Annotation:
A computed fold for an 83-nucleotide RNA from Halalkalibacter nanhaiisediminis, annotated as c-di-GMP-I riboswitch aptamer. RNAcentral holds the sequence, with entries from Rfam.
[in-house]
RNA sequence: GAUAGAAAACGGCAAACUUAUUGAAAAGUAAGGACGCAAAGCUAUAGGGACUAACGGGAAACCCAUGUCAGCCAGUUGCCUGU
Numbered sequence: 001g002a003u004a005g006a007a008a009a010c011g012g013c014a015a016a017c018u019u020a021u022u023g024a025a026a027a028g029u030a031a032g033g034a035c036g037c038a039a040a041g042c043u044a045u046a047g048g049g050a051c052u053a054a055c056g057g058g059a060a061a062c063c064c065a066u067g068u069c070a071g072c073c074a075g076u077u078g079c080c081u082g083u
Base pairs, nucleotide, nucleotide: 002083003082004081005080012037013036017032018031019030020029021028022027035071041076042075043074047073048072049069050068051067056063057062
């Protein structure tokens, strides 16, 4: 440096749900809480996909992202051990 893995060691993160709060919503933040995770670290105009639909359009049904999700795929960085 590459690669495989989570058996060992040091550990790390924190789903659902509840409370408070922000938001039009999706969802986010904080505390509690652990379903799980070898990247559940980071990245949302590098790419795909998904969610919401305020503003805007429309007679209506609906359409629409500049909003959101990386614990959807993905890009990128990295601990330990073995080879």

Background
Of the family's consensus pairs, 95% are formed in the model. The coordinates come from a structure-prediction model, not an experiment, and the mean pLDDT is 85.